[in-house]
Context: one part of a larger RNA
């Protein structure tokens, strides 16, 4: 110089991506406590005061010598223990005198919470989750595992099991069944094996001068026609995949369009919400908070590309979560010093 500590004038986050790290708070007693709330909590909120040592005294609880009583048991200002209340007095800077022992507020985002996670860079806004809701299952269920017995589901039995998706709670959950998918339907069309055998070829007894023609058998092949499920139709079904438009024009200042045409569509984003963990333009415009704010918060609404169980919007607790602002506090910084241990360095 490293590394682990200690302390530090003035200032007090001017450091930093960020108050990272360090400082601070801190027991135990009394006072005292906000908005908001699901009325349980917020809360140890926040914020004060007070805390040792001796002295004298006070009242209370035990336990009790000791008294009284034949007894059961009563009293019980010796003493002992517990807690404790008041007045003095004294000592240090400092009294939970060491250790051990919350730093807090306000304001949004997310995710209801307690749980759970990438053993060894991620502890979350991820995954469970009470709950909500679809859907399959009637019991030799469904589903799972197994070539199978066979097991598990379950020694359950629709309030029960198994899948999907959502995720306390509030206050909702619009609108398209045209695709696709799930369910229903059975009149039609379309069709497999099979069933069926028209008709057709080979062989050859016969026939026939010949060409050839040819029964029965056997072989080789075959059309009509009869045929489910499914597809094709006909309905339904969105907390089922999903999906939820354009263009002109118009109001007596301007401007902007409640209002009208017109194309297309299966319907054309409803409620909320909205420069958002979603906004590209863009540091959007306006407010506020700063001397000054690409972040923060509240609003506007022009939503490139929000929206309703791949939930919408809110929500009181909770959180080593995310942002963003105060108070305390400090060697994070101004700007570094000093001092202490152990390395490193000498030297043996």
């Nucleotide at each position: 110089c490293c590394u682990u500590c200690g302390u530090u004038a003035a200032g007090g986050a001017a450091u930093u991506a960020g108050g990272c790290a360090a400082a601070a708070u801190a027991g135990c007693c009394c006072c005292g406590u906000a908005a908001c709330u699901u009325c349980g909590g917020g809360a140890g909120a926040a914020g004060g005061g007070g805390u040792g040592c001796c002295c004298c005294u006070g009242a209370g609880c035990g336990u009790g010598a000791c008294a009284c009583g034949u007894g059961a048991g009563u009293g019980g200002u010796a003493g002992c223990g517990c807690a404790u209340g008041g007045g003095g007095g004294u000592c240090g800077c400092a009294g939970u005198g060491a250790a051990a022992u919350g730093g807090u507020u306000c304001u949004a985002g997310u995710g209801a919470c307690u749980g759970g996670u990438u053993a060894a860079c991620a502890a979350a806004a991820c995954c469970a989750c009470a709950g909500g809701u679809c859907u399959c299952u009637g019991c030799a269920a469904a589903g799972u595992c197994g070539a199978a017995a066979g097991a598990c589901g379950a020694u359950g039995u629709a309030u029960a099991g198994g899948g999907g998706c959502u995720g306390a709670c509030g206050c909702c959950u619009g609108c398209c069944c045209a695709g696709u998918g799930c369910c229903g339907g059975a009149a039609g069309g379309u069709u497999a094996a099979a069933g069926g055998g028209a008709g057709a070829g080979g062989u050859u007894a016969g026939c026939g001068c010949a060409a050839g023609c040819g029964a029965a058998g056997c072989u080789u092949u075959g059309a009509a026609c009869u045929g489910a499920a499914g597809c094709c139709c006909c309905g339904g079904u969105g907390a089922a995949c999903g999906g939820c438009g354009g263009c002109c024009g118009u109001a007596a200042c301007u401007a902007u369009a409640a209002c009208g045409g017109u194309c297309c569509u299966a319907a054309g984003g409803u409620a909320g919400c909205g420069a958002a963990a979603u906004u590209c333009c863009u540091u959007g415009u306006c407010g506020g908070g700063u001397a000054a704010g690409u972040u923060c918060c509240g609003a506007c609404c022009c939503g490139c590309a929000c929206g309703a169980a791949c939930g919408g919007c809110g929500u009181a607790a909770c959180a080593a979560c995310u942002a963003g602002a105060g108070c305390a506090c400090u060697g994070u910084c101004u700007c570094a010093a000093c001092g202490a241990g152990g390395g490193a360095c000498c030297c043996g």
The part of an RNA shown here (large-subunit ribosomal RNA, domain IV) has 348 nucleotides and comes from Chloroflexi bacterium 44-23. The sequence was found in a public genome assembly.